[in-house]
């Protein structure tokens, strides 16, 4: 130096979470990196704890260690900021409620004449009348008495010698008390009665009309100004919690680059 067979080693690493702590199962990063099995009130270990059980591959120019630089990503602290949940406040003032003002826009109204002025009437009050309504009455029309209402009284009864007379039931007619209807007209009464009439009063406002005069009137909606109020619903303000983002500091670090170091045993040629 070459070959064969072994062994150490390698066959991924890291952050978070969990744990008294180390690994694993879980989440994430890196990026390619044997296979199978169990693992959350879990599995396996104990400070070189850096997994457990079983089976493979590779294998010492293969692998390992250290240092520097860079660096994906994670974690911690602080500050700022955003929006969210929760709690609180009633000073701030917006939404909300009330009152007042002004009249910018819209609407309405006005030369078919506004605001205003003036005259008359109505609306209001009192008296009288008339009408309507309601109630009652008069009046009118019916019904209405076994006997104790009237008239007429068949039959029958009584008196009489007779002529004749008397009382009188039923029937018929009529009527009383009572009762029903009508009640236009007549009488009386009443009242939440009237587009009614007459007389008087009051006259502020409103309505209608005549006249004067000639351009505004109104304040419904929106907006504006001022004052007051309620509530905590939204806004606002404050507190607290957790989250996102940004910055600063700290910490761990996959991967990459550079440099340095280590790299075993047996046999044969």
């Nucleotide at each position: 130096c070459c070959g064969u067979g072994c062994u150490a080693g390698g066959u991924g690493g890291g952050g978070g979470g969990u744990u008294a702590g180390g690994g694993g199962u879980c989440c994430c990063c890196u990026g390619u990196a044997c296979c199978g099995g169990a693992a959350a009130c879990c599995c396996u270990c104990u400070u070189c704890a850096u997994g457990c059980c079983g089976g493979g591959c590779u294998g010492a120019g293969c692998g390992c260690u250290c240092g520097c630089u860079u660096g994906c990503g994670g974690c911690c602290u602080u500050u700022g900021u955003a929006g969210a949940a929760c709690c609180g406040g009633g000073u701030c003032a917006g939404c909300c409620c009330c009152c007042g003002g002004a009249a910018a826009g819209c609407a309405g109204u006005g030369u078919u004449g506004a605001u205003g002025g003036u005259c008359g009437g109505g609306u209001c009050c009192c008296g009288c009348g008339c009408g309507a309504c309601u109630c009652g009455g008069a009046g009118c029309c019916g019904c209405g008495a076994a006997c104790c209402a009237g008239g007429u009284c068949a039959g029958g009864u009584c008196c009489g010698g007779a002529a004749g007379g008397a009382a009188g039931c039923a029937g018929c007619c009529u009527u009383a008390a009572g009762u029903g209807g009508u009640g236009u007209c007549c009488c009386g009464a009443g009242a939440g009665u009237g587009c009614c009439g007459c007389g008087g009063g009051a006259g502020a406002g409103c309505c209608c009309g005549g006249c004067c005069g000639g351009a505004g009137c109104c304040g419904g909606c929106u907006g504006c100004c001022g004052g007051g109020g309620u509530u905590a619903g939204c806004g606002c303000c404050g507190g607290c919690u957790g989250u996102g983002c940004a910055a600063a500091g700290g910490u761990c670090c996959a991967g990459a680059g550079c440099g340095a170091g280590c790299u075993g045993c047996a046999c044969g040629g």
Bacterial large signal recognition particle RNA from an Actinomycetota bacterium, 269 nucleotides, folded computationally. Its mean pLDDT, the model's own confidence on a scale to 100, is 80. Of the family's consensus pairs, 91% are formed in the model. A source record names the gene ffs.